The prediction has a mean pLDDT of 87.
The RNA shown here (SAM riboswitch aptamer (S box leader)) has 98 nucleotides and comes from Bacillus tuaregi.
Its Rfam family is "SAM riboswitch aptamer (S box leader)". Gene Ontology term of the family: regulation of gene expression.
The source organism's lineage runs through Bacteria, Bacilli, Caryophanales, Bacillaceae and Bacillus.
[in-house]
RNA sequence: UCUUAUCAAGAGCGGUGGAGGGACUGGCCCGAUGAAGCCCAGCAACCGGGGAAACACGGUGCUAAAUCCAGCAGAGUGAAAGACUCUGACAGAUAAGG
Numbered sequence: 001u002c003u004u005a006u007c008a009a010g011a012g013c014g015g016u017g018g019a020g021g022g023a024c025u026g027g028c029c030c031g032a033u034g035a036a037g038c039c040c041a042g043c044a045a046c047c048g049g050g051g052a053a054a055c056a057c058g059g060u061g062c063u064a065a066a067u068c069c070a071g072c073a074g075a076g077u078g079a080a081a082g083a084c085u086c087u088g089a090c091a092g093a094u095a096a097g098g
Stems, first nucleotide, its partner, number of pairs: 001098007012040001014039003020030003024071004041063003046059003050055001067091001072088006
């Protein structure tokens, strides 16, 4: 980089750490009543192993808000809007494969 699948469910009132975090942009949020990271704990079941099955042993992943919302195109509602709704793409994340 490409392909395929999934993305509205689920998961901490712990320890450490100290100021940031939610991909990007715009919003809107979370954060000293303690962010990120790390440890532990947990959730899930994509891949592997075992198994008749139940199962969670190994490799990842995940544990605020829909992938937090929108970002491009189309359709609808509406007198109209920079208003609302829906669909698809784009982008992103994760897994497996090339």